[in-house]
RNA sequence: CUCCUGCUGGCGCAAUGGUAGCGCACACGACUUCUAAUCGUGAGGCUCUCGGUUCGAGUCCGAGGUAGGAGG
Numbered sequence: 001c002u003c004c005u006g007c008u009g010g011c012g013c014a015a016u017g018g019u020a021g022c023g024c025a026c027a028c029g030a031c032u033u034c035u036a037a038u039c040g041u042g043a044g045g046c047u048c049u050c051g052g053u054u055c056g057a058g059u060c061c062g063a064g065g066u067a068g069g070a071g072g
Base pairs, nucleotide, nucleotide: 001071002070003069004068005067006066007065010024011023012022013021018055026042027041028040029039030038048064049063050062051061052060
C1' cells in the first nucleotide's frame, strides 16, 4: 500500500429493508427457617462515526475510525 472479517444494553450473541430481541449478569418479588437453586416481573442499547439511497436502514451504497487476519 492492497484485500478480507468484525463493531448492536455491563458481557456473549440474534434480527427478510417494516415495533431492535435472546442468554448471562443486575434490581425487585414469590418460594425457603436462612442462603442457594427455581419461577415471575423490571430496568438497561436511538445498533462505532458522518453522509447518501428509500415511504421506511442495524441491514443497501460512499467516506472515516477501531480491532483482528491475509498478501506485497
The RNA shown here (transfer RNA) has 72 nucleotides and comes from Pyrenula sp. 1 TL-2023. Its Rfam family is "tRNA". Gene Ontology term of the family: triplet codon-amino acid adaptor activity. Rfam describes the family as follows. Transfer RNA (tRNA) molecules are approximately 80 nucleotides in length. On this family, see Hou, Trends Biochem Sci 1993: "The tertiary structure of tRNA and the development of the genetic code". Taxonomically the source falls in Pyrenula (Eukaryota, Ascomycota, Chaetothyriomycetidae, Pyrenulaceae).